[in-house]
């Protein structure tokens, strides 16, 4: 010093489900209303292994799907690159 740990920033990779069907509107795309049928990997909520002597409490890629999403873009949990800051450790 580095490797590791945390967090910011940049940029990559990054599923899954009707481009469903009726009206409106409109040059045309976009759109807005209803209907039904489907996805889960924003976020939300519920168990829970498991953490703790105990209590509290805290937790998922499990569930539910309210929200969200069902061409294509745009988002997208999670991975890894890179650089800033802090720990750690020498």
């Nucleotide at each position: 010093c580095a490797a590791c740990c945390c967090u910011c920033u940049g940029g990559g990779g990054g599923a899954g489900a009707g481009g469903c069907c009726g009206g409106c509107g409109a040059a045309g795309c976009u759109g807005c209303c209803g209907g039904c049928g489907c996805c889960g990997a924003a976020g939300g909520c519920g168990c829970a292994a498991c953490c703790u002597g105990c209590c509290c409490g805290g937790a998922a890629u499990c569930g539910c799907u309210c929200a969200g999403g069902c061409a294509a873009g745009a988002g997208g949990a999670c991975c890894g690159c890179a650089g800033g800051g802090g720990g750690a450790g020498u």
Molecule: Glycine riboswitch aptamer
Organism: Gammaproteobacteria bacterium